[in-house]
RNA sequence: AAACCAUCCAGAGCGACGGAGAGACUUGGCUCGUCGAAGUUGCAGCAACCCCCAAAUCUUUGGUGCGGGUGCUACCGCCAAGACCGAUGGAGG
Numbered sequence: 001a002a003a004c005c006a007u008c009c010a011g012a013g014c015g016a017c018g019g020a021g022a023g024a025c026u027u028g029g030c031u032c033g034u035c036g037a038a039g040u041u042g043c044a045g046c047a048a049c050c051c052c053c054a055a056a057u058c059u060u061u062g063g064u065g066c067g068g069g070u071g072c073u074a075c076c077g078c079c080a081a082g083a084c085c086g087a088u089g090g091a092g093g
Stems, first nucleotide, its partner, number of pairs: 004090005013043005021032003025082005044073003049069003052063004077085001
């Protein structure tokens, strides 16, 4: 970062710093926020994509959460419509 694959109605929050916005974008709604938004960070937690383990056997199925790499922790990706939309993981360069 253009193209590829999978997932996105389940689940899981407190503190510190910060100081006015936030729920991706557009329009319209709805909601969260000075009883403290975004962001950064510490700790805790959730989940199970990859590693891992066991069966198949060449692509699947199942298992664990002690451990490694990510991710996530208001509302269905907040809702509707739109867009060559977005996010995360894997694979790839």
This is a predicted structure of a 93-nucleotide RNA (SAM riboswitch aptamer (S box leader)) from Boudabousia marimammalium. Rfam family: SAM riboswitch aptamer (S box leader). Rfam's curators write: The SAM riboswitch is found upstream of a number of genes which code for proteins involved in methionine or cysteine biosynthesis in Gram-positive bacteria.